[in-house]
RNA sequence: GCGGCUAUGGUGUAAUGGCAGCACUGGAAUCUGUGGCAUUCCCAGAACGGGUUCAAAUCCCGUUAGCCGCC
Numbered sequence: 001g002c003g004g005c006u007a008u009g010g011u012g013u014a015a016u017g018g019c020a021g022c023a024c025u026g027g028a029a030u031c032u033g034u035g036g037c038a039u040u041c042c043c044a045g046a047a048c049g050g051g052u053u054c055a056a057a058u059c060c061c062g063u064u065a066g067c068c069g070c071c
Stems, first nucleotide, its partner, number of pairs: 001070007010024004018054001026042005047063005
């Protein structure tokens, strides 16, 4: 230098172009003599910049970062 893959809450992981879901962590409440377990509720998310579309996590282009391969 070229090609490919990946990027979603604090962590891990889903989602045919149509509400961004699940688990863990965290907070609150109930329960309990205390704690734990259990139950219910809550907080928190699309790497960045454009484009296409009525509508983009998803499609297209570029950039950034990581990984792999070629040279």